[in-house]
RNA sequence: GAUCCGGUUGAUCCUGCCGGAGGCCACUGCUAUCAGAGUUCGAUUAAGCGAUGCGCGUCGAGAGGUGCAAGACCUCGGCAUACUGCUCAGUAACACGUGGACAACCUAACCUACAGAGGGGGAUAACCCCGGGAAACUGGGGAUAAUACCCCAUAUACUAUGGAUGCUGGAAUGCUUCGUAGUUGAAAGGUCCGCCGCUGUACGAUGGGUCUGCAGCCGAUAGGCUUGUUGUUGGGGUAACGGCCCAACAAGCCUGUAAUCGGUACGGGUUGUGGGAGCAAGAGCCCGGAGAUGGAUUCUGAGACACGAAUCCAGGCCCUACGGGGCGCAGCAGGCGCGAAAACUUUGCAAUGCGGGAAACCGUGACAAGGAAACUCUGAGUGCCCGUAAAAUCGGGCUGUCCAUUGGUGUAAAAAACCAGUGAAGAAAGGGCCGGGCAAGACCGGUGCCAGCCGCCGCGGUAAUACCGGCGGCUCGAGUGGUGGCCACUAUUACUGGGCUUAAAGCGUUCGUAGCUGGUUUGUUAAGUCUCUGGGGAAAUCUUCCGGCUCAACCGGAAGGCGUCUCAGGGAUACUGGCAGACUAGGGACCGGGAGAGUUGAGAGGUACUCCAGGGCUAGGAGUGAAAUCCUGUAAUCCUUGGGGGCCCACCUGUGGCGAAGGCGUCUCACCAGAACGGGUCCGACAGUGAGGGACGAAAGCUGGGGGAGCAAACCGGAUUAGAUACCCGGGUAGUCCCAGCUGUAAACGAUGCGCGUUAGGUGUAUCAGUGACCACGAGUCACUGAGGUGCCGAAGAGAAAUCGUGAAACGUGCCGCCUGGGAAGUACGGUCGCAAGGCUGAAACUUAAAGGAAUUGGCGGGGGAGCACCACAACGGGUGGAGCUUGCGGUUUAAUCGGACUCAACGCCGGGAAACUCACCAGUUAAGACAGCUGAAUGAUAGUCGGGCUGAAGACUCUACUUGACUAGCUGAGAGGAGGUGCAUGGCCGUCGUCAGUUCGUACUGUGAAGCAUCCUGUUAAGUCAGGCAACGAGCGAGACCCACGCCAACAGUUGCCAGCUCGUCCUCCGGGAUGGUGGGGACACUGUUGGGACCGCCUCUGCUAAAGAGGAGGAAGGAAUGGGCAACGGUAGGUCAGCAUGCCCCGAAUUAACUGGGCUACACGCGGGCUACAAUGGGUGGGACAAUGGGUAUCGACACCGAAAGGUGAAGGCAAUCUCCUAAACCCAUCCGUAGUUCGGAUUGUGGGCUGCAACUCGCCCACAUGAAGCUGGAAUCCGUAGUAAUCGUGUCUCAAAAUGGCACGGUGAAUAUGUCCCUGCUCCUUGCACACACCGCCCGUCAAACCACCCGAGUGAGGUCUUGAUGAGGCCGUCGUAUUCGCGGCGGUCGAAUCUAGGUUUUGCAAGGGGGGUUAAGUCGUAACAAGGUA
Repeated sequence: GAUCCGGUUGAUCCUGCCGGAGGCCACUGCUAUCAGAGUUCGAUUAAGCGAUGCGCGUCGAGAGGUGCAAGACCUCGGCAUACUGCUCAGUAACACGUGGACAACCUAACCUACAGAGGGGGAUAACCCCGGGAAACUGGGGAUAAUACCCCAUAUACUAUGGAUGCUGGAAUGCUUCGUAGUUGAAAGGUCCGCCGCUGUACGAUGGGUCUGCAGCCGAUAGGCUUGUUGUUGGGGUAACGGCCCAACAAGCCUGUAAUCGGUACGGGUUGUGGGAGCAAGAGCCCGGAGAUGGAUUCUGAGACACGAAUCCAGGCCCUACGGGGCGCAGCAGGCGCGAAAACUUUGCAAUGCGGGAAACCGUGACAAGGAAACUCUGAGUGCCCGUAAAAUCGGGCUGUCCAUUGGUGUAAAAAACCAGUGAAGAAAGGGCCGGGCAAGACCGGUGCCAGCCGCCGCGGUAAUACCGGCGGCUCGAGUGGUGGCCACUAUUACUGGGCUUAAAGCGUUCGUAGCUGGUUUGUUAAGUCUCUGGGGAAAUCUUCCGGCUCAACCGGAAGGCGUCUCAGGGAUACUGGCAGACUAGGGACCGGGAGAGUUGAGAGGUACUCCAGGGCUAGGAGUGAAAUCCUGUAAUCCUUGGGGGCCCACCUGUGGCGAAGGCGUCUCACCAGAACGGGUCCGACAGUGAGGGACGAAAGCUGGGGGAGCAAACCGGAUUAGAUACCCGGGUAGUCCCAGCUGUAAACGAUGCGCGUUAGGUGUAUCAGUGACCACGAGUCACUGAGGUGCCGAAGAGAAAUCGUGAAACGUGCCGCCUGGGAAGUACGGUCGCAAGGCUGAAACUUAAAGGAAUUGGCGGGGGAGCACCACAACGGGUGGAGCUUGCGGUUUAAUCGGACUCAACGCCGGGAAACUCACCAGUUAAGACAGCUGAAUGAUAGUCGGGCUGAAGACUCUACUUGACUAGCUGAGAGGAGGUGCAUGGCCGUCGUCAGUUCGUACUGUGAAGCAUCCUGUUAAGUCAGGCAACGAGCGAGACCCACGCCAACAGUUGCCAGCUCGUCCUCCGGGAUGGUGGGGACACUGUUGGGACCGCCUCUGCUAAAGAGGAGGAAGGAAUGGGCAACGGUAGGUCAGCAUGCCCCGAAUUAACUGGGCUACACGCGGGCUACAAUGGGUGGGACAAUGGGUAUCGACACCGAAAGGUGAAGGCAAUCUCCUAAACCCAUCCGUAGUUCGGAUUGUGGGCUGCAACUCGCCCACAUGAAGCUGGAAUCCGUAGUAAUCGUGUCUCAAAAUGGCACGGUGAAUAUGUCCCUGCUCCUUGCACACACCGCCCGUCAAACCACCCGAGUGAGGUCUUGAUGAGGCCGUCGUAUUCGCGGCGGUCGAAUCUAGGUUUUGCAAGGGGGGUUAAGUCGUAACAAGGUA
C1' cells in the first nucleotide's frame, strides 16, 4: 500500500470487451488580484531558409616600424581559437552504461627531480619605389630585426646484435646493467633585478586513444550470411594493437543463445504512473556520443579531419565594371516559412568561470540580471460587525493583504525586498455540472424524433428533473472545462498473477533432432546457491533530519537510500550441476501359453443384382400423396434352364475386439507388426516431452492405365408449385472398384495434448493368470482374487453451470501446442508446397457495443404425451349463404350524407325504431364577453315600441318618431361555453381470455443466482375435486359451499285471491238444473307469502388398494352438481368508451360558443353481416270450438254503449291496481274448399280512397279498404345454432315511444331426433421436448439486386524518393618514378583510394490512375424464404 461503478438479458450467473472515477504532459475555450520560486519557454512540424547587430581574443616584460605624444596604429612572433555555447539528423554500434585490460599507447600548459643553454649563418613582413584589378585580393624591385628560420658541437633518444644479475608480474616480449655497430641530433632570450621564460630526460597529475566480459527496441510475411570474407607468413601504415592497408598461400568465418536483412531509435543518470512487479518516456539539467547546408580531403598543432580554419564537388543565395569574387544562426537576440504549438533585434562584465598577460587589466550573447507568458510549483487576499430593506442596496464602525506615499538600507545601474511612518474597504470570482454512473431540481417558460444533447447507457414524436433559457442548487476555485497522448484502473499479456469439453483457445495422428526436465546411493569438485571482507556503482534527483529565505515552494548541510548491478579475495556444501563408481523400483531385451474385423500378398467361396441365350405364359408392368415421363405385341413384367460380368460379404454382431490416428468384418495359406498376462532370466537410467523436421492420414478431387453390375454429382425428361435451376418419380455421365502416382484436408470429436504420482466406492462387460467348488472330465461351468482394457452410477473435490469424478474437467509435477471483444477474415499481400483444385503460413485500413457460454421463467412449434369443450368434431335436428323486404356496415355520391366500433371480442352495436327536437353535419339568418384596466357616457349608456323597408319570418337591422334613465364589447386582458383534440394522459363502467381451473402467500428445503419445490407422480373428479405417494408442512383467492328461482311435503297467515261443504241473493231455464264468490261465512283445495323438512353415494351388489371414487340397483317428488341463474380469482388485452358522466393537458373563444329556419343522417352502378316473409298440402282459405303465463297503466290503461266495411271516431263507468283495465292468446281441435299449378302458394311493387299521432307526414311515419300481384318451386363454395321441457314451432307482454318493430328483454303453449363417444378439425388446461423468440411466430432472420457514402485490394501505366550493384567520366588525396628547378615548388607517367554526375540493372517505400474486385455502414426499396420448432427436405 491493496477499491470499484455503468453497459449484452424478461430476469440470472459467467466469459468478454467498451465506457466512467485518479495522476502526469502538450494544445485550446471561458475567466483572472498580488507575491515568491523554478534546471520551464520554436523539442514534436521544416537538421527548412537566412536581413541586421553581437558571440575570440590577448601579450609592448619577444621584435621591427609609423608617430610631437598617447601601448594610438601596422607588421613579424608567442599562446589561445580542439574550451564554452547550440542541436539530435544519422547511429541497433564497444555509440552508451557498468566492470576490467593496454605485457599495444599519446598527453601542451601544471607539479617534482636531475642535467643544461657553446659556436656560427642566411632570410623575410611591416616600410620605400613601381605595377595589375570594379572588388576580393595580388605581382615585381630595394632595406631590416627577433624568444621567427637554418648549420656545427655536446647531452640525450632510437634501432640491431652479444652478454650478465637481479626486479615486477598470472605470464617477460618489460625494467635494470655492460659491450659493439649504426641512425637521429637540443636550447632564447627579456627585465623595472623581484623574477619571467628556453632545452633534454624521467616521474606524477590531467585529458585522451584502443581492446574486451555483461546488459538494454520490434519484425521469421527477414533462414541462411560472408570474398578482405576467416586464418597463416611477410611487408606498409599508426601515438598504438589489428585485414587498418598490401602481396602470396590455405578455405575458412558467423547463425535458432536469431546470423544476415528490414523498420524504428542518440544512449545513460533520470522522468511519469503504479502497492509493487512492471508499463510508458528520455524535451529541459548533468555525463557520454554525434553533427554543424549535403558530401569528400587536408594543413597547422600536444590535441581537429576543426560550428564563427583551408581546398574541391553538389544544391541554394548575394555582389559584380561580366573579367571575377563572396556566404553558411542545430551560438544570443530578431525575421520568414511550417504549423494546434513556444518570449526582447534589453542591461552588464559588478559576481562565478574561461582565454591572454609577470601584473594592472582586456575580452567573453558563457554567465549574471531585467522584460514577456497562469508554463509548473508555492503562499496570500477578495473582508468583519451593527443597522435599514422584499431584493438591489444604503449608512455607520473595525481591521489592514494588496495599493498609494515619505525617509533609509539595498543594486553595476535599477527593481524587488527589508526597516520606520501616513492614507484608504477603495482595486480583486469565475469555470464546470445538476437522468444513471456521480455531489446537486421530479421548479417555471420555450421546443415537439425538430432544434439539439450525449465519454457509456441513453434523452427529444405536446405534461422533457436529460435540448434552449430563467430561478435554485452542487463542486473545484485564480482557476475551471475540452481535445490528443502516457500510466493506473487491467489478474484484458497473468514472473509475482489467467486460461484452452461447451465462452477465444489441444497441432488429425505418430516417430524423432535441438532444447527443457530427470530414479536410489557413495566419493570428489565447488560452476549455480548461501555467507563474510574489500573496491566501484559521478553530481544532481529520491527519503529522513537539521538549517537559511516571515511560512512554503526553493536553497544549503548531514545521514540513508538509489543505480535493482559488478569486480576481487576468504569461507560453507544441504540442494542443483560436473567427474568417478555402485544399485534396480523407471525403461528396454528375452522366454511361455493364450486373445484379436491389426497390416501386406496370393488363392478359394457365397447370396443378390444385371446382361445374353433357350423354353413356358399373356397384357400389362413400373411408379406415386395422386400422377405422368418410362418399359411392353420385334412378347415386357412373371416362371424356368444355362452362360457371362462386376460389386459386396447378410445372419453371427455385442455401448464386443484390434489399431497411433485415419480405419479394419466370408474362408484358407504365407510373411510382418503391436498390446495384455505370467516368469527366482539379462542390461543397468539407457528415460519423459518434443521447437524445427520425417512418416502415415476418411471422403471428395487430379494424372496415366485397366474395369464398369448396382448406385449416382452434372445433365435430360415427368410431376409439384405463383415460380421450382429443389424436395418426389423415370433415365443417366464422371465417380464409386483395381494398379501406379499426386493431393493432405474433415464436427480428422471424447469438440478434452503426452508422461508420472496421489485421492471413497458400487455395478456390467471382454482378455490373461491364480485359487476354490461342481462336473457330462471338455480349450467345461460357477464363485472369488490379481493385472491391464472398455461402459454406467456415484463420495470428497472441481466447475459459470451443464456436468466431470482412479480412463478427472480433482490434487501435484515435467515438456510441447494454442488463446486475448465482435466483424472485416482464415480474406489481401508476400513466401512456400501442389499438374490443377487448392493447402500451410497469415495481416491491416475501416467498422461496431456488443458478439458469446450455461442455465431460468414464459411464449411458440406444420414436436411428443395426457385430459377437456356442441362458441370442437362425430351422430341427429333446424338454419344462414340463392329470392323479396327490413336493418346495420363498407363503398360511391353529395352542400351535408356528423361521429365511434373492424377476427372470435365491429356490422337490429353506441339501448342508435333520427319527420322538427334529438344533432354533433350542410346552407342561411341572428345572439352573446362575469370581473379588471383603458376609452366613451346626463351634450344621454342601456332597454323597449307604432308604422314603412329588408326577410321564409323577426325593433335582428334600417328610415322616422316616442318612452326610459346609468352604465359602457370600442381596445387589452380574463371568462362562460365547447358532442372541439387526445380512451396512447385518466377515473368510472363494460367486453374478452373465461361455459377456463387456475393464481398466490408464510415457514422450511434445494440452487452462487434468476428461480425451483409445494402446484410433481398414480388413481379420480365438472373442478389444483378428493385419496395415496413424495423435502415439504400449512394457508389465502378462485372451484365448491353460499344466495335466488323452480320441482315434493309440512306448518303458519287469509285480502283485493280461492269456494269443497253450510247460508243468502241475482240471471237463465227444456224446471232436471245451470251460470254468477255477488253476500254471510270458511281455510278444505288452488293461489299468494313466510318459516321449515327433504338428497347424503345414506342403503345393497360389483369394480378399485380395505382409499378417493366409479358402474348398476332399491326406495323416493327428485340420484349422484336435480335443473336454471346470481356471484365469480391473480392478471392480460395501451381491448371499447373524453359523443352518458367526471377529468389532466392542448385548442377555439366573437367563434370550434348559443339560438332559429330549411336540408341531411332515409342518397344508390355495387359488396358484406343480422333478421323477417316465403317458395307451400305436416299447407293455404272460410266457419265454428278449447286452453296460458309474464308484464304495463294517471299528459295513462280505458270496460261498456253508439257510429263506421275497417283502420278508427263520439260519449264514458272503473282503476295510482291480486280489486279496474290492456286481455279475443296462437299453434291446436271439428267441418268444408283448394289438388301440385308460379297456384285460392307467395306477398314485393304500384295506384286510388280513408284513418291516427303530431306546429308539421313532400323529402321521410304508421294503420285500414279496394285494386295491382314481382322475385321466389328449398338455395355453390362455405358456414351458424342446438344434448331436453332443449331444438323446432306458436302466439303474448314489455322497453324505446306524441306517432312509429321483422329489434332488445321477458312470458307461457305444443314439443322432437341423435350421442352417452372421440381428440381427426378448431381451441383450452397440464406434463415433457427444441428454440437464434421475450414488442414473445402477425416473432426472428439470410443472400442477390437497386441507391448513397467510406476505407481497402488488383491494376496497363506514370511520377517522386531510399538503398545496393555494373560501367563511364572523374574534383581531390596518397604512393612510386622521371623531367625541370638555387630553394619553396612545378610538370609528366604508372598505381591506388575516391566525392559527385551520367548510365544500366536489382530491391524497397510512396503519390496519381482508366478499369476491375470484394468489404463495411446507411428507420421504413425489389426478389424470394436459406437458418432458428422435426423451421415444414434434420
Source information: A computed fold for a 1434-nucleotide RNA from Methanoregula boonei, annotated as small-subunit ribosomal RNA. Model confidence (mean pLDDT): 80 of 100. The RNAcentral record of the sequence draws on ENA and SILVA. It matches the Rfam family "Archaeal small subunit ribosomal RNA". Its Rfam clan is "SSU clan".